RNA sequence: CCCCCCGCGCGGCGUUAUCUUGCCAACCCCCCCAGGGCCGGAAGGCAGCAAGGGUACGCGAGCUCUGGCGGGUGCGCGGGGGGUCC
Numbered sequence: 001c002c003c004c005c006c007g008c009g010c011g012g013c014g015u016u017a018u019c020u021u022g023c024c025a026a027c028c029c030c031c032c033c034a035g036g037g038c039c040g041g042a043a044g045g046c047a048g049c050a051a052g053g054g055u056a057c058g059c060g061a062g063c064u065c066u067g068g069c070g071g072g073u074g075c076g077c078g079g080g081g082g083g084u085c086c
Base pairs, nucleotide, nucleotide: 001083002082003081004080005079006078007077008076009075010074011073013070014069015068016067017066019062020061021060022059023058029054030053031052037046038045039044
């Protein structure tokens, strides 16, 4: 100086999700509850459908971030083995 093997660090690539994002409770979640209902002499109160909002489950998309996994991946460092020359 060269070759092979192993480990570590950083990077790259691929893949995936407990990451990002969209939809989604038209069967039974939460909030808020027009109208209508109930209680009341009234003031007011109670339950609460639809609409509206939210979040799960589920379904889909994507690797920008984060995590996991992988390699005939780049560089560096360390260890082991072998070879050539001086």